Small-subunit ribosomal RNA, central domain from an uncultured bacterium, 351 nucleotides, folded computationally. The coordinates come from a structure-prediction model, not an experiment, and the mean pLDDT is 87.
Context: one part of a larger RNA
RNA sequence: CUGGGCUUAAAGGGUGCGUACGUGGUUCUGUAAGUAAGGUGUGAAAUCCCUCGGCUUACCCCGGGGAAUUGCAUUUUAUACUGCAGGACUUGAGGGCUAAAGGGGAAAAGGGAACUCCAGGUGUAGCGGUGAAAUGCGCAGAUAUCUGGGGGAAGGCCGGCGGCGAAGGCGCUUUUCUGGUUAGUACCUGACACUGAGGCACGAAAGCGUGGGGAGCAAACAGGAUUAGAUACCAUGGUAGUCCACGCCGUAAACUAUGGAUACCACUUAGAAGGUCCUGCAAGGGACUUUUUAACGGAGCAAAAGCGUUAAGUAUCCCGCCUGGGGAGUAUGGUCGCAAGGCUGAAACUC
Numbered sequence: 001c002u003g004g005g006c007u008u009a010a011a012g013g014g015u016g017c018g019u020a021c022g023u024g025g026u027u028c029u030g031u032a033a034g035u036a037a038g039g040u041g042u043g044a045a046a047u048c049c050c051u052c053g054g055c056u057u058a059c060c061c062c063g064g065g066g067a068a069u070u071g072c073a074u075u076u077u078a079u080a081c082u083g084c085a086g087g088a089c090u091u092g093a094g095g096g097c098u099a100a101a102g103g104g105g106a107a108a109a110g111g112g113a114a115c116u117c118c119a120g121g122u123g124u125a126g127c128g129g130u131g132a133a134a135u136g137c138g139c140a141g142a143u144a145u146c147u148g149g150g151g152g153a154a155g156g157c158c159g160g161c162g163g164c165g166a167a168g169g170c171g172c173u174u175u176u177c178u179g180g181u182u183a184g185u186a187c188c189u190g191a192c193a194c195u196g197a198g199g200c201a202c203g204a205a206a207g208c209g210u211g212g213g214g215a216g217c218a219a220a221c222a223g224g225a226u227u228a229g230a231u232a233c234c235a236u237g238g239u240a241g242u243c244c245a246c247g248c249c250g251u252a253a254a255c256u257a258u259g260g261a262u263a264c265c266a267c268u269u270a271g272a273a274g275g276u277c278c279u280g281c282a283a284g285g286g287a288c289u290u291u292u293u294a295a296c297g298g299a300g301c302a303a304a305a306g307c308g309u310u311a312a313g314u315a316u317c318c319c320g321c322c323u324g325g326g327g328a329g330u331a332u333g334g335u336c337g338c339a340a341g342g343c344u345g346a347a348a349c350u351c
Base pairs, nucleotide, nucleotide: 004322005321006320007305008304012319014202015201016200017199022194023193025089026088027087028086029085030084031083033082034081035078036077037076038075039074040073041072042071049066050065051064052063053062054061092192093189094188095187096185097184098183099182100181104178105177106176107175108174109173110172115151116150117149118148119147120146121145122144126137127136163170164169207248208247209246210245211244212243216242217241221237222236224234259318260317261316262315263314264313268295269294270293271292272291273290274289275288276287277286278285279284300307301306324351325350326349333344334343335342336341
């Protein structure tokens, strides 16, 4: 390399959009590039194979002839499939119209509970904390309780194995702007599709830059405990940070550890959004059906665990990735970044 693989053994890119490439629905006509068949030329000799002959026989060896040389070129023919050119179609795809659900996104405004701080009233000796304590707070009046005011962050119940989003993720209320999805219809376009190396965009938390903000929580840190020690677990404090705006970073067990698309292949139960029909005065009930989220499970698959129409089944197309453990996601080079570091990524040696 081929072959083989990627839920858990090594292996699915964090996610999308999309360029090149690759692949591509039904049908007609043409062409004949691929494809297939035949002819011709060429494919040096030696070698290999077959055959005849020579050396006194055989072997080795030598000579003649043939075959082969799976290739290339050219020419003739075929036209099923693929390609190419032209025409048509509607089922793929997209659009229109009528409905539906939603914590999808962005901005602005508003409100309540809790917490904390400040001021004032009542009130007096404790509060707080733990396994037990202590540090800590408190007669300069705390804790508790009431009134008023300020502040920041988070959104109880509903809430769900429920919804939305490509993923990250999204949950108080209202308004404005805005993306996607689903159902029905079959009105329009007429293959416009799938995938996607590079590329571009998005991307939790932490971290970084500048400027704000800072209630609670809380790395670091301090002192208190525990302990043989305790650079911890527990407790009292507490700074970055957590929050906002703008700009970076670009990583996660970014997980369904399961790439995307299409088609096909038993059932059963339940949740969510619709539709059609039947029934009922109504509330409702039933049948069928599309999308979606779950549970179980048959065939099949699998080393097994298990997966099982939301496949890890049966197939096709495209991309990414794997090739013993350690060394090592290290070194080096390149590139990106303010930095932290990211991406790409070895070898010696060793088992």